Source information
Predicted 3D model of a 475-nucleotide part of an RNA (small-subunit ribosomal RNA, 3' major domain) from an uncultured Chromatiales bacterium. Its Rfam family is "Bacterial small subunit ribosomal RNA". RNAcentral holds the full RNA, with entries from SILVA.
Context: one part of a larger RNA
């Protein structure tokens, strides 16, 4: 000097505490363990693995079986030697391939060739999601958006090293003040960038619409530039400002003005490190290892299995409800072989015609909780799983294995043990809408916005963490 202690002091954080709503019982949805399998490909494994990698396994993906095949290879350069490239039909075969055929003879040119492409051959080499994250870049989880990590000088120590970071206040902060053998200085905190909440200028179409005038009542149309927006440049918040407390600091308590008050709210930003944490399967790459197979290539099959058991949602068990009818109010996105109004058929998913938009113009697009009217406590008009039947729809093909529709069918489940999560305000809860990635497939991710609570006395105690101190046979 750290490290740890069911020492000891201060201090913090939905940590507990006060409160809300869930997990844990059911059905289902998805990842996993395990078990089966010719394969159930591989990784991820407290917190920091389980709706993870994968923002989408029917082929494809696909790394994984099974059977059929290729052997300078599907891809890269190098060399001969041939043919322009490309292209039409047949025929066997699950295809991969393998026979046979048609049409074409183009560009450049010093006429020798020569550029791209394809076949062939011989090797040099390709090729490997094989293997070793305990050889490695990188990029990432965590501790933690915790207030810590440290240097240079100079003092003090025989020295490891102390100081400076410690002490008295304060702060969300090693924040900022005093004090002091320190004095200054980096990384980090904070600000400085986005975003939202007021305004003001500028600018006015695809938005807007207060007055005017017309109207087929629809900002429709002259018109207007006021407003709402859009979107770009200011302004606006700094303990400035008054009282109080403090040590005459720093600050904290209260008020005023103010759209907004003490970091306004949200994000982006992650210091030295730690865990030989993850990833060699994004890529990169050292080392080893395979070369008629650990490489390619194709068709079917598997990743979708199912006694079981764990995480993570979803829909319920109902009346703050279903049902049926009614009509209002977002906002954030995307559209071209893309969104699709409208009109018709169809009970419906959907079909069949079809205008408009490459979009502040059209269109997805019905917002949904709301509102009335009905049912009366019941396994019901609650729940919707399972299955039967007939359909849409993508797509070469929905059988292993899509997603949706009608009809019938109507399972467990009456609010969950021990235990255990999230959450402190526009949150929680509830509540509908969008996107990626995609031909189709969403309870999942990621964003939008509607309605909108309830506690919080407190810091003893559980959990983490930070500063001082102290004890150690610990390093």
């Nucleotide at each position: 000097u750290g490290a740890c202690g069911g020492g000891g002091g201060c201090c913090c954080g939905c940590a507990c505490a006060a409160g809300c709503g869930g997990u844990g019982g059911a059905g289902c949805a998805u990842g996993u363990g395990g078990u089966u399998u010719a394969a159930u490909u591989c990784g991820a494994u407290g917190c920091a693995a389980c709706g993870c990698g994968a923002a989408g396994a029917a082929c494809c993906u696909u790394a994984c079986c099974u059977g059929g095949c290729c052997u300078u290879g599907a891809c890269a350069u190098c060399c001969a030697g041939a043919g322009a490239a490309c292209u039409u039909u047949c025929c066997a075969g699950a295809g991969a391939u393998g026979g046979a055929u048609u049409g074409g003879u183009g560009c450049c040119u010093u006429c020798g060739g020569g550029a791209a492409c394809u076949c062939u051959g011989a090797g040099a080499c390709a090729g490997g999601u094989g293997c070793u994250g305990c050889a490695u870049g990188g990029c990432u989880g965590u501790c933690g958006u915790c207030a810590g990590c440290u240097c240079g000088u100079g003092u003090c120590g025989u020295g490891a090293g102390a100081u400076g970071u410690u002490g008295g206040g304060u702060u969300a902060a090693g924040u900022c003040c005093c004090g002091c053998a320190a004095c200054g200085a980096g990384c980090g905190c904070a600000a400085c960038c986005c975003u939202u909440a007021u305004c003001u200028u500028u600018a006015g179409u695809u938005g807007c619409c207060a007055g005017c005038a017309c109207u087929u009542c629809g900002g429709g149309u002259g018109g207007g530039a006021a407003c709402u927006c859009u979107a770009a440049a200011g302004a606006g918040a700094c303990u400035g400002c008054c009282g109080g407390u403090g040590a005459c600091a720093a600050a904290c308590c209260g008020g005023a003005g103010g759209a907004a008050g003490g970091u306004g709210g949200g994000g982006a930003u992650g210091a030295c490190g730690u865990c030989a944490a993850g990833u060699c399967a994004u890529c990169a790459u050292g080392g080893c290892c395979c070369u008629u197979a650990u490489g390619g290539c194709c068709a079917g099959g598997g990743c979708u299995a199912c006694a079981c058991a764990c995480g993570u949602g979803c829909u319920a068990c109902a009346a703050u409800g279903g049902c049926g009818g009614u009509g209002a109010c977002a906002a954030u996105g995307g559209g071209c072989a893309g969104c699709u109004a409208c009109u018709u058929c169809g009970c419906g998913a959907g079909g069949a015609g079809a205008a408009g938009c490459c979009a502040a113009u059209c269109c997805c697009a019905a917002a949904a909780a709301g509102c009335c009217g009905u049912c009366u406590c019941a396994g019901u008009u609650c729940g919707g799983a399972u299955u039967g039947c007939a359909c849409u729809c993508u797509g070469c093909a929905a059988c292993u294995c899509g997603a949706g529709u009608g009809c019938a069918u109507g399972a467990a489940g009456u609010c969950g043990g021990a235990a255990u999560c999230g959450c402190u305000a526009g949150u929680a809860a509830u509540c509908g809408c969008g996107u990626a990635a995609c031909a189709g497939c969403a309870u999942g991710a990621c964003g939008c916005g509607g309605u909108g609570a309830a506690u919080a006395c407190g810091u003893u105690c559980c959990c983490g963490g930070g500063c001082c101190u102290u004890g150690u046979a610990c390093a």